Large-subunit ribosomal RNA, domain I from a marine sediment metagenome, 534 nucleotides, folded computationally. The coordinates come from a structure-prediction model, not an experiment, and the mean pLDDT is 80. Rfam family: Bacterial large subunit ribosomal RNA. RNAcentral holds the full RNA, with entries from MGnify.
Context: one part of a larger RNA
RNA sequence: CGUCAUCUGGGGGAUGGCUCGGCUCGAGGGCUGAUGAAGGUCGUGCCAAGCUGCGAUAUGCGCUGGUCAGGCGCAAGGAGCCUUAGAACCAGCGAUGGCCGAAUGGGACUUCCUAGGCUGAGCCUAAUCCCUUUGGGAUAGGGAACGCGGGGAAUUGAAGCAUCUUAGUACCCGCAGGAAAAAAAAUCAAUAGAGAUGCCGUGAGUAAAGGCGAUCGAAAGCGGCAUAGGGCAAACCGAAUCCGUAGUAGAAAUAUUAUGGAGAUGUGGAGUUGUAGACUCCGUUACCUCUUCGCUUGAAAACUCGAAGUGUGACUGGAACGUCCUACCAGAGAGGGUGAAAGUCCCGUAGGGGAAACCAAGAAAGAGGAUUUCGGAGAUUCUUGAGUAGCAUGCGUCGGAUAUCGCGUGUGAAUUGGGAGUCACUAACUUCCAACCCUAAAUACUUCUCGAGACCGAUAGUGCACUAGUAGCUUGAGUGAAUGUUGAAAAGUAUCCUUGACGGGAGGUGCAAAGAGCCUGAAACCAGAUGAUU
Numbered sequence: 001c002g003u004c005a006u007c008u009g010g011g012g013g014a015u016g017g018c019u020c021g022g023c024u025c026g027a028g029g030g031c032u033g034a035u036g037a038a039g040g041u042c043g044u045g046c047c048a049a050g051c052u053g054c055g056a057u058a059u060g061c062g063c064u065g066g067u068c069a070g071g072c073g074c075a076a077g078g079a080g081c082c083u084u085a086g087a088a089c090c091a092g093c094g095a096u097g098g099c100c101g102a103a104u105g106g107g108a109c110u111u112c113c114u115a116g117g118c119u120g121a122g123c124c125u126a127a128u129c130c131c132u133u134u135g136g137g138a139u140a141g142g143g144a145a146c147g148c149g150g151g152g153a154a155u156u157g158a159a160g161c162a163u164c165u166u167a168g169u170a171c172c173c174g175c176a177g178g179a180a181a182a183a184a185a186a187u188c189a190a191u192a193g194a195g196a197u198g199c200c201g202u203g204a205g206u207a208a209a210g211g212c213g214a215u216c217g218a219a220a221g222c223g224g225c226a227u228a229g230g231g232c233a234a235a236c237c238g239a240a241u242c243c244g245u246a247g248u249a250g251a252a253a254u255a256u257u258a259u260g261g262a263g264a265u266g267u268g269g270a271g272u273u274g275u276a277g278a279c280u281c282c283g284u285u286a287c288c289u290c291u292u293c294g295c296u297u298g299a300a301a302a303c304u305c306g307a308a309g310u311g312u313g314a315c316u317g318g319a320a321c322g323u324c325c326u327a328c329c330a331g332a333g334a335g336g337g338u339g340a341a342a343g344u345c346c347c348g349u350a351g352g353g354g355a356a357a358c359c360a361a362g363a364a365a366g367a368g369g370a371u372u373u374c375g376g377a378g379a380u381u382c383u384u385g386a387g388u389a390g391c392a393u394g395c396g397u398c399g400g401a402u403a404u405c406g407c408g409u410g411u412g413a414a415u416u417g418g419g420a421g422u423c424a425c426u427a428a429c430u431u432c433c434a435a436c437c438c439u440a441a442a443u444a445c446u447u448c449u450c451g452a453g454a455c456c457g458a459u460a461g462u463g464c465a466c467u468a469g470u471a472g473c474u475u476g477a478g479u480g481a482a483u484g485u486u487g488a489a490a491a492g493u494a495u496c497c498u499u500g501a502c503g504g505g506a507g508g509u510g511c512a513a514a515g516a517g518c519c520u521g522a523a524a525c526c527a528g529a530u531g532a533u534u
Base pairs, nucleotide, nucleotide: 002533003532004531005530006529007528008527009526010525016519017485018484021456022455023453024452025451026450027449028448029446030445031142032141039100040099041098042055043054044053046078047077050074051073061094062093063092064091065090066089070082071081072080105114106113107112115125116124117123118122127139128138129137130136131135146177147175148174149173150172151171157164161211187194188193198225199224200223201222202221209215229438230437231436232385236269237268240267241262242261243260244259245258246257247256248255249254276383277382278381279378280377281376282375283374287369288368289367290366291365292364295362296361297360298359303353304352305351309326310342311325313324314323315322327344328343329333335347336346337345390411391410392409393408394407395406396405417433418432419431420430421429472479473478492518495506496505497504498503
C1' cells in the first nucleotide's frame, strides 16, 4: 500500500405504518342565459406574493331562523379590533355586483377608445323576426357524457388487392332536452290469431347477405319491465268565435263595459274512421274542464334531544383506551377522536323533534262549457289528406335476396275505392286505411349531491393527496412534471464557553432528539477504528 472481516459513522430514501386524495359501483338530482350566463381579466386585506372568498357597499352589507363564547379564511407572526346590546359560524331570502365576454349606443390588433338623446348624480340608444307599433314580446350564447339529424375517412382484415371489411366507426357541422328519439297499424300473422312505442332476455350466430372469400346478420313469436291514448282536414251549421288596450268586480279561474283589430281564401260549434261519421227519426243519461285567498295534512334546513364506570379499584407506563378485580346500558357493540387497543370520556349511533316563505296532496268554495253521454232504427244523399300511391330508370343504404328503406329524374291513378300478405301476373281468402298533428312511463348519461367497497395507498391510485392543467417546454396547435409524514403537546433548545460566521462543547425540553428536507431509515457508495493476511 492492497484485500478480507467486524464495528462506528456518513450517504441514500427502499421497506413498514399512516391518509384531508383517487378509482369503481349504487341511489338521488338534472338545464342555464338580455333580470346580461358559462368563462375570464382587473381589483379587494393594517402588513398580502399565491390559493380561497368577495366586487368601488369589494376576505364583505341587510333581514329571518339556528347555535354559541369566542372570533378577525388557508396561515402558525406582529399590531390592533369585533363580541352576551349575541359577534364569528351554519341555513334560507335579499342588496351591491368594475371591465371583457352572446356583448347589444359606435368602434377596436390593444379586458381598451369614444358618442348621442332625455324629464339628468339617473335612464335609454345593436341586429333579426312577430304583434294590435310614442310601445311590447321572442331569438342569440354556454353545458361532462347521453340524444336526433346533415356530411363522412383511413390505418386494418381479406395472410397480396380493387367489390367487400374496418364502419355509417373516428372526425366535422346543425339542433334539442333533462332525457332525447319512437309511438296508437294503409302493422304483423296464417285458416288460429295478435293488437301503439321503447328497453331487457330468448329466438340466434338461426333465416338472409357475401370476390358465397374474409366476414356479416335480422324479424315474427315467447318470457319480462312499463303501460295511455288523444286531436285535426272533410261532410253539416255559418260569425254563434278570438286578440290587444283601458276601466270595474274577484285571491284566482273568470265575468262585464268601452274602443281598436283578426276573421266568409271560414273564427267558432259538431265530427275523426268501416258494426264509421255527416243527414232524418226515437229513446236515454247528468256530466266535463279550470282556479286556490283562507283551512287541514304532508315532505323538506341549519340545528336539537339522545342510555350506560372516567370505578377518588390494583399493576405497568411519559400518558391507560392495556392487564387483573368488580359494575352498568343496549330500538344505541356503525364509525371517528381522545398522550397505546374505549359500548358506558368526547363527537356520534338506534330512535325522536325542528319551517316564516316555497312545494305537494286534500277538503271546501268559486268559475266556465255544450242538448252533453249512450243506445236503437231509417235512408244509400254527402265525406274520409294528389304531383300523392303506383310504374320506369339511376344512386345510396339494408340481413332484405328481382322480394329493405330512402332520394333524384320521368310518367302518373282510383273513390261501387285503396294498400299489404318477401319474384311477376290473375282469382279467391286474410288483414289494414297512406299521402295531417300531439303524447307520460319503462330506456341512455353523470358536470353535480349523498352513500358504499374481499379497489389503490404517495414510482400506486386521477396528469394533479402539496400554489396542478400549476412550474417548465414549444413561433404555434399543444405538451406537461416533481414535491405527503417532528412530537401527545412547540415544550421548536433559556443560559454559559468557543468561533469572523456556520458550527462545536457544556446545559435545558421531551418517554425518546424524534432538532426542522425532522417517523421507520434497507442496499449501492464513502470514511475511520480494530483484527487478519500479503